[in-house]
RNA sequence: GAGCGAUAAUGGCAAACCCAUCGAAAGAUGGGGACGCAAAGCCUCAGACCUAAGGGACCCCCUAUGGUGGCUGGGUUACCGAA
Repeated sequence: GAGCGAUAAUGGCAAACCCAUCGAAAGAUGGGGACGCAAAGCCUCAGACCUAAGGGACCCCCUAUGGUGGCUGGGUUACCGAA
């Protein structure tokens, strides 16, 4: 340095649920709260998934320019050091 990840150390993040706000919705943000997480730090580039206001269709429906980085891959930065 690369890889790897302990019942190690120091710290970190925060699912569900509740409250408030925003949003057409999916969902987001803040507070409380911890299911978990070694990148659960950051980026929608590819795929996947959710929603469908607007637009299209007018019987079902279709569509992202809206979302999920705590779905997977990829990119990028980083703490610690047992095997």
RNAcentral holds the sequence, with entries from Rfam. The RNA shown here (c-di-GMP-I riboswitch aptamer) has 83 nucleotides and comes from Ammoniphilus sp. CFH 90114. The coordinates come from a structure-prediction model, not an experiment, and the mean pLDDT is 88. Taxonomically the source falls in Ammoniphilus (Bacteria, Bacillati, Bacilli, Caryophanales).